[in-house]
RNA sequence: ACAAUGGAUGGCUAGGGUUCCGGCUCGCGCAGCGAGUGUCUGGUCCGAGAGCCAUCGACCUCCAGCGAGGUUACACGGCGGGACAAAAGCCCGGGAGAA
Numbered sequence: 001a002c003a004a005u006g007g008a009u010g011g012c013u014a015g016g017g018u019u020c021c022g023g024c025u026c027g028c029g030c031a032g033c034g035a036g037u038g039u040c041u042g043g044u045c046c047g048a049g050a051g052c053c054a055u056c057g058a059c060c061u062c063c064a065g066c067g068a069g070g071u072u073a074c075a076c077g078g079c080g081g082g083a084c085a086a087a088a089g090c091c092c093g094g095g096a097g098a099a
Base pairs, nucleotide, nucleotide: 007056008055009054010053011052012051015046016045020043021042022040023037024036025035026034027033028032057072058071059070060069061068062067074094076097080092081091082090
């Protein structure tokens, strides 16, 4: 100076918006319906590579075998684009770049 690698699934959280429910406002022919509102803390919903947990996988050691124990580290980061109703720490992406 340059390059490669850094597994999967599920549950949840930080976070995120507004289809649906609820809230709020207005209207109407008012057991309700319609319109608007996320500048409504909510329920549903989306949700992390660099958050948490679990399971599986991979690998290592011991064991004749059954099996037992262990490792899976580290991780700054745009602009822009994409999906669903929409947005995001989602996806592009452990990308560009930085170190």